[in-house]
RNA sequence: GCCGAGGUAGCUCAGUGGUAGAGCGAAGGACUGAAAAUCCUUGCGUCGCGGGUCCGAUCCCCGCCCUCGGCA
Repeated sequence: GCCGAGGUAGCUCAGUGGUAGAGCGAAGGACUGAAAAUCCUUGCGUCGCGGGUCCGAUCCCCGCCCUCGGCA
């Protein structure tokens, strides 16, 4: 340099046009003499960045950045 896969919550990942979810973790509460376990509540988010298409973009298109793999 070329090709491919990926970047979404604190972590691991779903979601593939109609304003984003799960598990774990965290915080608050219930229970307990007190803890652990269990149960309830809260998403805790510029969907890597910029632009375009569209009534509407995490999703489609273009460019860039980063990670991983392959070829040279």

Description:
The RNA shown here (transfer RNA) has 72 nucleotides and comes from a Candidatus Magasanikiibacteriota bacterium. Its Rfam family is "tRNA". The family's RNA type in Rfam is transfer RNA. Rfam links the family to the GO term triplet codon-amino acid adaptor activity. NCBI's taxonomy places the organism under Bacteria, Bacteria candidate phyla, Candidatus Magasanikiibacteriota. The coordinates come from a structure-prediction model, not an experiment, and the mean pLDDT is 80.